[in-house]
RNA sequence: CCGUGCUAAGCGGGGAGCUAGCGGUGCCCUGUACCCACAACCCGCUCCAGUGGGGCUGAAUUCCCGGCCGAGGCUGUUAGUCUUCUGGCCAGGUUCGCUUUUCGGAGCGAUGAAGGUUUGGGCCCUGCGCAAAGGGCCGGCCGCCAAUCCCGCCAGGACCGGAAGGUAGCAACGGUAACGGUCAGGUUCUUGUGUGGCAGUCAGCCUGGCCUGAGCUUUCGAAAGCAAAGCCCGCAGGGGACGAGCAGUCGAAGCAGGGUGCACGG
Numbered sequence: 001c002c003g004u005g006c007u008a009a010g011c012g013g014g015g016a017g018c019u020a021g022c023g024g025u026g027c028c029c030u031g032u033a034c035c036c037a038c039a040a041c042c043c044g045c046u047c048c049a050g051u052g053g054g055g056c057u058g059a060a061u062u063c064c065c066g067g068c069c070g071a072g073g074c075u076g077u078u079a080g081u082c083u084u085c086u087g088g089c090c091a092g093g094u095u096c097g098c099u100u101u102u103c104g105g106a107g108c109g110a111u112g113a114a115g116g117u118u119u120g121g122g123c124c125c126u127g128c129g130c131a132a133a134g135g136g137c138c139g140g141c142c143g144c145c146a147a148u149c150c151c152g153c154c155a156g157g158a159c160c161g162g163a164a165g166g167u168a169g170c171a172a173c174g175g176u177a178a179c180g181g182u183c184a185g186g187u188u189c190u191u192g193u194g195u196g197g198c199a200g201u202c203a204g205c206c207u208g209g210c211c212u213g214a215g216c217u218u219u220c221g222a223a224a225g226c227a228a229a230g231c232c233c234g235c236a237g238g239g240g241a242c243g244a245g246c247a248g249u250c251g252a253a254g255c256a257g258g259g260u261g262c263a264c265g266g
Base pairs, nucleotide, nucleotide: 001266002265003264004263005262006261009057010056011055012030013029014028015027020046021045022044023043024042034054035053036052037051038050063259064258065257067255068254072250073249074248075247076246077245080242081241082240083239084238085237086236087235090234092233093232094229095228097226098225099224101223102222103221104220105218106217107216108215115211116210117209119208120207121206122205123204125200126199127198128197129195130194131193132191133190134189135188136187137186138185139183140182141181142180143179150175151174152173158167159166160165
């Protein structure tokens, strides 16, 4: 150095979590690297840290060591983005409202603004009067009219009487009360009627005269100020999610290198 046969070793690894600690089952990452049984209110071990059983490779591309590289996970931090909650005792924007304010526009104004007058008139309002309409009462006229508890007169009939005569009294008749109608009459009451005869008048409007002498009106617009609201935007604060950077921690696969048995034969 080559061949044959063995052994050690290997037949995935890692992260978080759980655990006194280690490993597993479960979750996640990487990527492909045996099988059976056990196993999350867990299963099996004890610091060279799964247990029990079976199988394959087997001294090097495959095992071990550190180095380089760095998939990915976890923790922290700071600007950021999104979302949610709270706050008007948030000097904001915004919305709504107001103004003895300013400016612009429009209109009116020396053919006189605004204002004033113990001035006049009109409208409006109120009261009285007059008329109209409606109702009631009185009066006149007409109708009707209490068969019975209105009056008068009472045929017939009834009653009393020996008779003469008398009594009560129905119907009819006449009248009255009541009822109804009507009237150019008289009186009284009412008003969402009319008149314009008399007057008053808080306030308001219109108008004439007098005084005075330059402004007045209009949210049509823009500013300013004040107040209100808190839907929306912004602002302040609390919570959550996201992922970028930074720091720390663990770290697979990969790359290159170094190291590492036994026996027999040639």